[in-house]
């Protein structure tokens, strides 16, 4: 330098103008109280301070929080699945192990197919108690010297099909063959030993045991889990209707209308008034200080843990968090080489955290692998 691998950080900066949403102050205005002074409240203008993300997203897992349910046991259904550790917890993370890919850095993956049932396209005779299409061999018959026919015969060594046909090489054996037998090699399983907490690895020994794939088919085994969710839940609480209680009234006239009051008139056979409680609208709360962040030190191989100091950072209504201009930085293009032009992603909180997954213009940094070149 090139090609790659792994990880981390950032996601424009500043100024001006015009806006938007909360919070604090607030002398306009409105409301209430008071004899007044004044007090309480509402809060305009204005002032001060704050206002998205690395994923706020998908809502796929896990937890906190809240309410409801809950003697004990089992079944179904679901999730999960190598081992050890981390954590509040997880399907997440770390370390290790087995298998697969890559030249390497590194990446992907994970119970059981030797319990049972079912499945394995196309091709092929046959796709699993494996299997006779061609071939090989044997027997019988016919023709007559290598052909044909038949077999309720044998054969998986050779050919062919297929993603896959059930160890390999050599020898013995046989009519021809075959772990049928033997030697060596490979694998599997059982037992033993060594190392490791373990998954597992290595070694020895025995057995011809040679066992296809798929469990995101059913299934088997182990483990885990009560349900609903901030529209949870809590507090205050209007009008109307209904409920309970008390009082008044029912022709000796409650109430309504003319009518604000008195008188009067009309009406009126029945309700009216007050209090209480439930509950709706509405309001408040839950609400953001938290398994919180940064830095240092200590422990650990790591995930992570402990400790000291410092920091406070949206809390809405479903809706706010913006727009324009200028300067600078970054990227691209053009040439007059310091000027001109252009571009800037994915996407946007709503109870809060820990993860995973997906999207992302562009920039920076760290570690590593291989090759080439120079010193």
């Nucleotide at each position: 330098a090139a090609a790659g691998c792994g990880g981390a950080a950032c996601g424009g900066a500043c100024c001006a103008u015009c806006g938007c949403c909360g919070c604090g102050g607030g002398a306009a205005u409105g409301g209430g109280g008071g004899a007044a002074a004044c007090c309480c409240u509402u809060g305009c203008a204005c002032c001060g301070g704050g206002g998205a993300g690395g994923a706020a997203a998908g809502u796929c897992c896990g937890g906190g929080c809240u309410c409801c349910a809950c003697a004990g046991g089992g079944c179904a259904a679901a999730a999960u699945g190598c081992u050890g550790g981390g954590u509040a917890a997880c399907g997440c993370c770390c370390a290790g192990g087995g298998g697969g890919g890559g030249a390497a850095a590194c990446c992907c993956u994970c119970g059981g197919a030797g319990a049972g049932u079912g499945c394995c396209a196309c091709a092929g005779a046959a796709a699993g108690u494996a299997a006779a299409c061609c071939g090989c061999c044997c027997c019988g018959g016919a023709a007559a010297u290598u052909u044909c026919c038949g077999g309720u015969g044998g054969u998986a060594a050779g050919g062919g099909u297929g993603a896959a046909a059930c160890g390999g090489u050599g020898g013995g054996g046989u009519a021809a063959g075959a772990g049928c037998c033997c030697a060596c090699c490979a694998g599997u399983u059982g037992c033993c030993g060594u190392g490791g907490c373990a998954a597992c690895a290595c070694g020895g020994u025995a057995a011809g045991c040679u066992a296809g794939g798929a469990a995101a088919a059913c299934c088997c085994c182990g483990u885990u889990g009560g349900g609903a969710g901030c529209a949870a839940g809590a507090u205050c609480a209007a009008a109307u209707a209904g409920g309970a209680g008390a009082g008044c009234g029912c022709u000796u006239g409650a109430g309504g209308c003319c009518u604000g009051c008195c008188c009067g008139g009309c009406u009126g056979a029945a309700g009216c008034u007050c209090u209480c409680g439930g509950g709706u609208a509405g309001a408040u709360u839950g609400c953001u200080u938290g398994a919180g962040g940064c830095u240092g030190c200590g422990g650990g191989a790591g995930a992570c843990c402990g400790u000291a100091g410092c920091c406070c950072u949206a809390g809405a209504g479903g809706a706010a968090u913006g727009a324009u201009g200028g300067u600078c930085a970054c990227c691209c293009c053009g040439c007059u080489u310091g000027c001109g032009g252009g571009a800037g992603a994915c996407a946007a909180a709503a109870c809060c955290c820990g993860g995973c997954u997906u999207a992302u213009a562009g920039u920076u940094c760290c570690g590593c692998u291989u090759u080439c070149a120079g010193c």